Overview:
This is a predicted structure of a 348-nucleotide part of an RNA (small-subunit ribosomal RNA, central domain) from an uncultured bacterium. Rfam family: Bacterial small subunit ribosomal RNA. Model confidence (mean pLDDT): 88 of 100.
[in-house]
Context: one part of a larger RNA
RNA sequence: CUGGGCGUAAAGGGCGUGUAGGCGGCCAUAUUAGUUGGGAGUGAAAUCCCGGAGCUUAACUUCGGAAUAGCUUUUGAAACGGUAUGGCUAGAGUGUAUUAGGGGACAAUGGAAUACCCAGUGUAGAGGUGAAAUUCGUAGAUAUUGGGUGGAACACCGGAGGCGAAGGCGAUUGUCUGGGAUACAACUGACGCUGAGGCGCGAAAGCGUGGGGAUCAAACAGGAUUAGAUACCCUGGUAGUCCACGCUGUAAACGAUGAAUGCUAGAUGUCGGGGGAUAAAACCUUCGGUAUCGGAGCUAACGUGCUAAGCAUUCCGCCUGGGGAGUACGGUCGCAAGAUUAAAACUC
Numbered sequence: 001c002u003g004g005g006c007g008u009a010a011a012g013g014g015c016g017u018g019u020a021g022g023c024g025g026c027c028a029u030a031u032u033a034g035u036u037g038g039g040a041g042u043g044a045a046a047u048c049c050c051g052g053a054g055c056u057u058a059a060c061u062u063c064g065g066a067a068u069a070g071c072u073u074u075u076g077a078a079a080c081g082g083u084a085u086g087g088c089u090a091g092a093g094u095g096u097a098u099u100a101g102g103g104g105a106c107a108a109u110g111g112a113a114u115a116c117c118c119a120g121u122g123u124a125g126a127g128g129u130g131a132a133a134u135u136c137g138u139a140g141a142u143a144u145u146g147g148g149u150g151g152a153a154c155a156c157c158g159g160a161g162g163c164g165a166a167g168g169c170g171a172u173u174g175u176c177u178g179g180g181a182u183a184c185a186a187c188u189g190a191c192g193c194u195g196a197g198g199c200g201c202g203a204a205a206g207c208g209u210g211g212g213g214a215u216c217a218a219a220c221a222g223g224a225u226u227a228g229a230u231a232c233c234c235u236g237g238u239a240g241u242c243c244a245c246g247c248u249g250u251a252a253a254c255g256a257u258g259a260a261u262g263c264u265a266g267a268u269g270u271c272g273g274g275g276g277a278u279a280a281a282a283c284c285u286u287c288g289g290u291a292u293c294g295g296a297g298c299u300a301a302c303g304u305g306c307u308a309a310g311c312a313u314u315c316c317g318c319c320u321g322g323g324g325a326g327u328a329c330g331g332u333c334g335c336a337a338g339a340u341u342a343a344a345a346c347u348c
Stems, first nucleotide, its partner, number of pairs: 004319003007302002012316001014201004021194003025088008034080001035077008049065006091191001092188003095184005103177007110154001115149007125136002162169002206247006216240001220236004258315006266293011297304002321348003330341004
C1' cells in the first nucleotide's frame, strides 16, 4: 500500500493568483527507457513448501525436487501510457452584438436627524427610572420659531432581491476600472484542471504618524439597586468610532460543507438573458444565478437531495482518545500587542 475518514463526532487551508509537481479531449501515423509475452544467465547454503529416508514415533537430522521478489541480457507485441508528426472542435480562450448589478477607486453634491452656537417668543420646571437620584434650569432651561457651524450615517425604495474570490458592498451625480450572463458560431486549436512553496487580498479590535471629533462609547467618575454590586439601570465621559498613509493578519473569516469535470426523478417561487406563440398578456421552451419542498440514493441519526452530504475521476489541505496545549522551547514575522510553525513529561 492492498483497506479509514473530514456538515453536526477529531478533521476543508479565511479567500484568490500562480511556480514546481500530479492529472488530462477526439482521430490518424510512426516509435518503444513505462506496460506486457517468450528465451537465456543470475537469484549461495540453510529456512519455508512437496515427496522420500534415518533415530521405536514426533520434534530433530538428512536426500531429492519445487519455488523465489529482483537484476542483467535477448527476442516479440503495440491496446493502454509516454514521445514525435499531422489533423479535429465538443473543453478552454478570442471576436461581434445585447445586457443586469449596493463589484472596486476617486471627486463633487444633497436632504432628514443628533449635538453645539447666536437671536426671538415664553416661564418653572426639565431629564431620567420599576421607583428615584446624580445631572440641567430664574445667570432663563425644557418647549417652540428663525439663522449658523461641524462631523458621521444614508429612512422610504429594500426583497430568504442583486454584485463580489473571500473579507464585504446600499443617498445622488460624474470620471476611471474589474468580473459575469445571454445570443451568434466568425477566429485560435487542448492553449486545460488542481496546486506544496511563493505572491497578493483579507471584518472588527489593536498599533504608528498627522488630521478630525457630531453621535455612540471600553476605561474612568458619580447616582441608584444590593448583604455586597469593581455589574445589569441612570447621568456624565476619555481612548476609539471618521479620514490619509503605513503596520497587524486574526474571527462561530460558517453553508461549521476545498477546487474542477461528467452523470443521476420531480414540484413551486424569484433574479438576469434568449427563442416561440399572442393584438397585448397569461403560456410554452432554453441558458445562467438564487431559494423552498421533495424522490431514488446516501447518512449513526439529524438531515442532504442536479447549488448533493448521491454515483465517479483528478489534484490540494487536514484528522488519529480526553486533559496537559494550540501551551513550552527553538525558528520566522511584528514597533508592540501578538501571529505562525509546534512538542514532551505527567495524568485519566